[in-house]
Context: one part of a larger RNA
RNA sequence: GGCUAACGGUGGAUACCUAGGCACACAGAGGCGAAGAAGGACGCGGUUACCGGCGAUAUGCCCCGGGGAGUUGGAAGCGAGCAGAGAUCCGGGGGUUUCCGAAUGGGGCAACCCUGAAUACUACCACCUGAAUCCAUAGGGUGGCAAGAGCGAACGCAGCGAAUUGAAACAUCUUAGUAGCUGUAGGAAAAGAAAACAAACGUGAUUCCCCUAGUAGCGGCGAGCGAAGCGGGAAGAGCCUAAACCAGGAUGCAUGCAUUCUGGGGUUGUGGGACAGCGACAUGGAAUCGAGCGGCUAGACGAAGCAUUGGGAAGAUGCACCAGAGAAAGUGAAAGUCUUGUAGUCGAAAGCUUAACGAUACUAGCUGAAUCCCGAGUAGCCUGGAGCACGUGGAAUUCCGGGUGAAUCAGCGAGGACCACCUCGUAAGGCUAAAUACUCCUGUGUGACCGAUAGUGAACCAGUACCGCGAGGGAACGGUGAAAAGAACCCCGGGAGGGGAGUGAAAUAGAACAUGAAACCGUUAGCCUACAAGCAGUCGAAGCCCGAUUAAACGGGUGACGGCGUGCCUGUUGAAGAAUGAGCCGGCGACUUAUAGGCACUGGCAGAUUAAGGCGGGAAUGCCGAAGUCAAAGCGAAAGCGAGUCUGAACAGGGCGAUAGUCAGUGUUUAUAGACCCGAACCCGGGUGAUCUAACCAUGUCCAGGAUGAAGCUUGGGUAACACCAAGUGGAGGUCCGAACCGACCAAUGUUGAAAAAUUGGCGGAUGAGGUGUGGUUAGGGGUGAAAUGCCAAUCGAACCCGGAGCUAGCUGGUUCUCCCCGAAAUGUGUUGAGGCGCAGCGGUGGAUGGUAUAGCUGGGGGGUAAAGCACUGAUUCGGUGCGGGCUGGGAGACCGGUACCAAAUCGAGUCAAACUCUGAAUACCCAGUGAGUAGUCCGCCAGUGAGACGGUGGGGGAUAAGCUUCAUCGUCAAGAGGGAAACAGCCCAGACCACCAGCUAAGGUCCCCAAAUCACGGCUAAGUGAUAAAGGAGGUGGAAUUGCAGAGACAACCAGGAGGUUUGCCUAGAAGCAGCCAUCCUUAAAAGAGUGCGUAAUAGCUCACUGGUCAAGCGAUUCUGCGCCGAAAAUGAACGGGGCUAAGCCGUGUACCGAAGCUGUGGGAUAUGGUUACAUAUCGGUAGGGGAGCGUUCUGUGGUAGUGAGAAGCAUUAGCGAAAGCAGGUGUGGACGAAGCAGAAGUGAGAAUGUCGGCUUGAGUAGCGCAAACAUUGGUGAGAAUCCAAUGCCCUGAAAUCCCAAGGGUUCCUCCGGAAGGCUCGUCCGCGGAGGGUUAGUCGGGACCUAAGGCGAGGUCGAAAGACGUAGUCGAUGGAGAAUCGGUUAAUAUUCCGAUACCGAUUAUGGAUGGUGGCGGGGGACGGAGAAGGUUAGCACAGCCGGAAGUUGGUUACCGGUUCAAGCGUACGAGGUGAUGAGAGACGGCGAAAACGUCUUGAGCUGAGGCGUGAGUACGAGGGGCUACGGCCUCGAAGUGUGUGACAUCAGGCUUCCAAGAAAAGCCCGAACCACGUUAAUCCAUAAUUGCCCGUACCCGAAACCGACACAGGUGGGAAGGUUGAGAAUACCGAAGGGCGC
Repeated sequence: GGCUAACGGUGGAUACCUAGGCACACAGAGGCGAAGAAGGACGCGGUUACCGGCGAUAUGCCCCGGGGAGUUGGAAGCGAGCAGAGAUCCGGGGGUUUCCGAAUGGGGCAACCCUGAAUACUACCACCUGAAUCCAUAGGGUGGCAAGAGCGAACGCAGCGAAUUGAAACAUCUUAGUAGCUGUAGGAAAAGAAAACAAACGUGAUUCCCCUAGUAGCGGCGAGCGAAGCGGGAAGAGCCUAAACCAGGAUGCAUGCAUUCUGGGGUUGUGGGACAGCGACAUGGAAUCGAGCGGCUAGACGAAGCAUUGGGAAGAUGCACCAGAGAAAGUGAAAGUCUUGUAGUCGAAAGCUUAACGAUACUAGCUGAAUCCCGAGUAGCCUGGAGCACGUGGAAUUCCGGGUGAAUCAGCGAGGACCACCUCGUAAGGCUAAAUACUCCUGUGUGACCGAUAGUGAACCAGUACCGCGAGGGAACGGUGAAAAGAACCCCGGGAGGGGAGUGAAAUAGAACAUGAAACCGUUAGCCUACAAGCAGUCGAAGCCCGAUUAAACGGGUGACGGCGUGCCUGUUGAAGAAUGAGCCGGCGACUUAUAGGCACUGGCAGAUUAAGGCGGGAAUGCCGAAGUCAAAGCGAAAGCGAGUCUGAACAGGGCGAUAGUCAGUGUUUAUAGACCCGAACCCGGGUGAUCUAACCAUGUCCAGGAUGAAGCUUGGGUAACACCAAGUGGAGGUCCGAACCGACCAAUGUUGAAAAAUUGGCGGAUGAGGUGUGGUUAGGGGUGAAAUGCCAAUCGAACCCGGAGCUAGCUGGUUCUCCCCGAAAUGUGUUGAGGCGCAGCGGUGGAUGGUAUAGCUGGGGGGUAAAGCACUGAUUCGGUGCGGGCUGGGAGACCGGUACCAAAUCGAGUCAAACUCUGAAUACCCAGUGAGUAGUCCGCCAGUGAGACGGUGGGGGAUAAGCUUCAUCGUCAAGAGGGAAACAGCCCAGACCACCAGCUAAGGUCCCCAAAUCACGGCUAAGUGAUAAAGGAGGUGGAAUUGCAGAGACAACCAGGAGGUUUGCCUAGAAGCAGCCAUCCUUAAAAGAGUGCGUAAUAGCUCACUGGUCAAGCGAUUCUGCGCCGAAAAUGAACGGGGCUAAGCCGUGUACCGAAGCUGUGGGAUAUGGUUACAUAUCGGUAGGGGAGCGUUCUGUGGUAGUGAGAAGCAUUAGCGAAAGCAGGUGUGGACGAAGCAGAAGUGAGAAUGUCGGCUUGAGUAGCGCAAACAUUGGUGAGAAUCCAAUGCCCUGAAAUCCCAAGGGUUCCUCCGGAAGGCUCGUCCGCGGAGGGUUAGUCGGGACCUAAGGCGAGGUCGAAAGACGUAGUCGAUGGAGAAUCGGUUAAUAUUCCGAUACCGAUUAUGGAUGGUGGCGGGGGACGGAGAAGGUUAGCACAGCCGGAAGUUGGUUACCGGUUCAAGCGUACGAGGUGAUGAGAGACGGCGAAAACGUCUUGAGCUGAGGCGUGAGUACGAGGGGCUACGGCCUCGAAGUGUGUGACAUCAGGCUUCCAAGAAAAGCCCGAACCACGUUAAUCCAUAAUUGCCCGUACCCGAAACCGACACAGGUGGGAAGGUUGAGAAUACCGAAGGGCGC
């Protein structure tokens, strides 16, 4: 370390439970609100954070009822109360009800501010007033009234109105008038009493249901859309006006007419009414008032049981009882008789509701000739649209925009263009219950609904925590016990935690609490494991150990060693695959439901059947209900005929017909719906966002220092005068260098970062088109963009959120228990088709048919392939003949010759062909006969497949390449296991129902690995060939054949010869056998080439051929063939499977054996067929797929079941049973439920979906612990100290890492206590937890003042609606205006408290003076950039002076400090600014004031930082002293001068200069006329007294408190800013101050 067992931990599955949900039914209610709603904020308790309740009368007040003993909510404790004089509690009615919110006096950033009395605005009524414009009207004002406004779930009506999608694309069409937005109403709404439907018959308002009917129709006649009348039901209800006519009033004028108002009259289609005449007082309902049976809002009475057992009884046992009550819940287990209840019977002071009934008001007829009336910019028509099922169509009917434009009953409209006839109706005015739709809400009840990953998102303090700027998104978490009896006391420990004791039935029920599975982590024990290689098992097996309630041929644990053996799923031609998916475990997780068809089966009836609806106590069973549907007759385009009919001339032929259905249930399949589940990118609608960023608007602010030196000017020179030159002055510039600041060119680091863009070192701009703060504007079909498709909140070729929406997905993935039977395809054809689909093919299943298919055999056929051939068509080599042509000769030419050139045709010989055939198979195919029948064929239903792969054969393409591609055909794999080929889907053998420690074989094998021959015989190979390969090469070797030489002596070897003419001739410088050319003879000989090689300059020389000798028997050449050899180089060592083999290689012959899931044997199972059974025969590999039979889960009925505290479910374990899914029994745990059987209904079975939620591993004690400013020592505290505190030393920042504000945050501030968690370690510490405390203002900031950009916006303008714009106004700082300083004090606040000294406003008093206030008019406020010079001050430096410690008590060096406000007054001290080009003053002018302007006179002021004095010495002050609880407190107190330098502060809103020409309003000042008020008062000055509201104020603020998910190396506006060095705010070091980075 592994396996096993026992015992634990962790975890929270399972089973049980329910407090919460879900779906319905029946009733009720269907609104609340200016009398202030819905919804909130803030408060109210003795103590109170939260929830509930309530509202300053605040955990509640009053009255009337109920009720009858406790009570002060959840929610304890402590404390204090209330209650039989009736509390708490329940019901009814009152009262109170802060602030916000429609929000309504004004404002506003909701819950606040201001003002001080305001119903804000609109509508309505009355009165007054009153423009253009005379009357009038619009408008305005006042009063009255109290109507509207806002909220609310669905349902209704109306306005506007998508897209995804479907059409396999898409545009008409569809989705759909849907989603959405908007307006508005009611408890319902809408519709509604025929200008209707119909059809020759009729009905009689509307609405809703069934049916008609998926019909008639509409429709790129595609996808799809889709009525109506009738019929059956629910309900049921009808009315009022306009006009004619009459009467009266008013107005106008032609004075009898017109208009108008009021009343009467009148309301219809067999036309009615007016008008004339006659006659009558009924009836009715929906109005109002009364009435009130009954009902609702609290309640009351209400039968009957005890004992034993047990922790507990309701269970069991024993003996009883009630029942108009045996519904239910609770009670320590299971209760008719214990409690609450139930059946039944009663009940209301008050409020609400209500049937009868009564009253009031209203409400009818008949007959008549003529005349009059009967709804006008209407109907109709044209045109453009919309809606009707109806898409413009032949398009009626309805509605809208534009144009045109009737009639009045002898009229008009409709009946699907239109016309005629006929029929029906009477438009252009209005009202109208019920039947119908819905449920935010109240009550009651029900469930084959859920039971904590379920059911609402929410059983629990949930729309919470948390995320997001926002719209918006959005969790998790149930169970001690009957009762807290919640563990007194003791022990260990700082605690946490634990051990005892005790409680309890149980504590392994102990609060992390019922049951307590698995992953995972342990402890103990048995066996195994350190020479052994792999899916980890399986088959066999030794050893060791153990056991006894399912058991006797006992069982268990471990497992040395041996044989065989590449997971699962998906998807594929093919996966161990290095192709996909899964870390592990547990829970959840996918073919459903509705409607309508097809088919099959089952059942009812024989014609079948009801739908809506009704009845019934009824959400039951049932009964009624025949409208309607299907069938009962078909054929035809139809007329039509009819068991037939159509076609046809036909009486022919042919087509279609002539057979019982229907209703329901179940199964399966199809269609429509999301339709098996998960998954887009998109499109559209309505909203939310400019706190990021882009641009713009308004208002503020920032840019150390240095350099350069434009224009202009001055001076000098110069010119006739300019010009020009020089020097100086001057200070321009999208100028230069360079910090802050802004940016981002390079590199490195970083890349699970310190950081979702940074750090480090360099880099660019840095007075400008500059940077930045605050406030604002622009919004997605859009904005903005010095333009990159950049940016618009870490998102941009079209933001984000929610919705349409479960979009669609011919695509990928996943799809859950068992067994049995059969079993494919990867082809054809069509396809905007190619990875999809349709039809056919192939499968399954049910039925029918009945000897029909096929293999085989027999007989008969046609063919034009292979082969072959050359007869055709072509190709093709050689030879012969040679038409014709070329060339050539002759000829004047005709023409005649030559030819070794080409060549037709033909002959001979030899060849080739997919598109040649004089021929021509084998196979295949067809027909017939025979012949397997579980086969075939036909019909119905249900599929899958339509990616194929390799091998053999025949072809095409390619290169007669490919593990290539494409056809045909066969096989195998696919979907096929077994044996062989080492291993190896497709090759060889062979088709696995199960078992067997039986036998025989196939392919292939028999030396060992490894079962079987070291078998037999005959050969071959020598190469380890065997055990990879070609052209080519070779005296390797065996065999065969042909041929030559050879005892007359061959071949080889050795000895010898190899000569002469001649150096042949030519050529050549030379050429002599041997550069080359021609010729290649002769002689001597046994033989010898005018020479086979070497060689020379050429000769020479050496050889060969050839000859003789020695030797002695075979020696050569060629061809074919068996087995071998060379050719033979690749990257880790690897090409017999290894050892190894000379056979254990190769060829041939033979025998034996081995060898598979094949065959056989024995036993068993299943299926099919046959058979009455017995039995027989055959079959049983299997993916997609079809069919069949079962198991299990939850719930329902039986069922208040059997069983169960003497122990249910669940969980754990166990040697039983079954073919499987599974089912029992025992034991332990557990502590309350709960079967089986028979039926029924489904949220019904999990291993995979980068599934989902939770838990737990691994990685791993690994990476890391977030700037390298740095720590060390001692002491203290403490259970414990690197980390806390103190001291000492060291180190770091120091234009910051210091201090102060703004924003933002929101108690983090201070003190005490604590240490679980947070803190990247520790912790005694903390920005952590608990408790308590802390923020003090007339002057600071904001409001009670003002306005900018911009917002809102009375009236107004515009717009389908929502709304948009905008005047007067009103808000709105980042700006304008505006009164306080120093010192002290607290643990924590201070310009706020205290002390001192001031100032501002108001009120009052006193004194004095004067016309004043408001409107209105005017001034002023009031403004840019850059530059330069000066004064002064803050500050700093130095010096002086004072004090101090050390010390050697002289001095020197060195260290510390040296300060003081505002206002007022004075000084005229004061740099300056302005001013003689006239300050200030006075007068005059323009009809009119002041200022201003102009003129005149006069003539030096006006302004101004700062200095000095005062304030102001009992202040402060180095230091000293005393005390201390070590935090601090008390006290004494020196000096308190000068010089220099010097700002970005201030003079200064100044000056100079430039062009780009640089807010507004108020405070403030002035005022004649005019207007209003008004002189009863008001205003001004002085002094004194009094008075002064609301909000902020703690703390952090370059950061551990803000923005970045963090105690994050990032980001964040303004102010102060010392010393040395230096130009400097650079740099380096230091001060004050703060830190040492939290392993």